[in-house]
RNA sequence: CCGUGCUAGGCGGGGAACCAGCGGUGCCCUGAACCCGCAAUCCGCUAUAGCGGGGCCGAAUUCCCUCCCGAGGGGCAGCUCGCACAGCAGCCCCGCUGGUCGGGGCGUUGAUGGUCGAGGGUCCCCCGCGAUGUCGGUUCGUGAACCAGGUCAGGUCCGGAAGGAAGCAGCCUUAAGCGGGUCCCGGCAGGCGCGGUGGGAGCUCCCUCACCGGAGCCGCGACCGGCGGAAGGCACCGUACAAGUGGCUUCGACGGCGGGUGCACGG
Numbered sequence: 001c002c003g004u005g006c007u008a009g010g011c012g013g014g015g016a017a018c019c020a021g022c023g024g025u026g027c028c029c030u031g032a033a034c035c036c037g038c039a040a041u042c043c044g045c046u047a048u049a050g051c052g053g054g055g056c057c058g059a060a061u062u063c064c065c066u067c068c069c070g071a072g073g074g075g076c077a078g079c080u081c082g083c084a085c086a087g088c089a090g091c092c093c094c095g096c097u098g099g100u101c102g103g104g105g106c107g108u109u110g111a112u113g114g115u116c117g118a119g120g121g122u123c124c125c126c127c128g129c130g131a132u133g134u135c136g137g138u139u140c141g142u143g144a145a146c147c148a149g150g151u152c153a154g155g156u157c158c159g160g161a162a163g164g165a166a167g168c169a170g171c172c173u174u175a176a177g178c179g180g181g182u183c184c185c186g187g188c189a190g191g192c193g194c195g196g197u198g199g200g201a202g203c204u205c206c207c208u209c210a211c212c213g214g215a216g217c218c219g220c221g222a223c224c225g226g227c228g229g230a231a232g233g234c235a236c237c238g239u240a241c242a243a244g245u246g247g248c249u250u251c252g253a254c255g256g257c258g259g260g261u262g263c264a265c266g267g
Stems, first nucleotide, its partner, number of pairs: 001267006009057003012030004020046005034054005063260003067256002072251005078245003082241001084239002087236001090234003093229010104218003113212003117209005122201004126196005132189006139180004148173004156165003
């Protein structure tokens, strides 16, 4: 070096998650790679870290190691945008208030202000008038088989007669009652209105009048401030969540360069 038979080993790997840890099923990446059984309310193990059964390859294109590349995954801090919550009070906003300017109105036919001034507005009571409601009267209609009235045909009764008596129906009228009207009269009621030389309270405020005094007073608009507020909008700040983006870090499939690894027998 060649041949034969074996052995170690291999017949996919990786990421996240789970786990004390390792591996597997499941998810994702890679990309083509023996078969069967088990397994997320998990399954099997313990640093030689899936287990059990079967099959194939086998010391190299296939096994082992270093390095490179780098699909993909994880972590960290940042930035941008969105959304939610909380804060702050810069702006808008809200309340009070000051100043300047503009343009009006009132005012010497007397402003603001003042008076233990007067009266009214205000409140309570009383009274009057009105309106409203209700009741009664009044009024209209209706309204009595007999037990209401008048007139009482017929008929009845008394009478010799003249005449007389009671009286049904009808007609007229009316009582109680019923119904309508609300012009008029009266009573009553009250979250009605107006009023009173009526009584009382009040007089912070408003109005009128009287008096004092003698020049200011009141809205509107614009701008500049001051103090306070926090329901809302914007900005700012903080926190949480979600998305995007670039960076650092970590693991790393596929692929590439290089290196390493047996035993027996025969020639």
Molecule: Bacterial large signal recognition particle RNA
Organism: Solirubrobacteraceae bacterium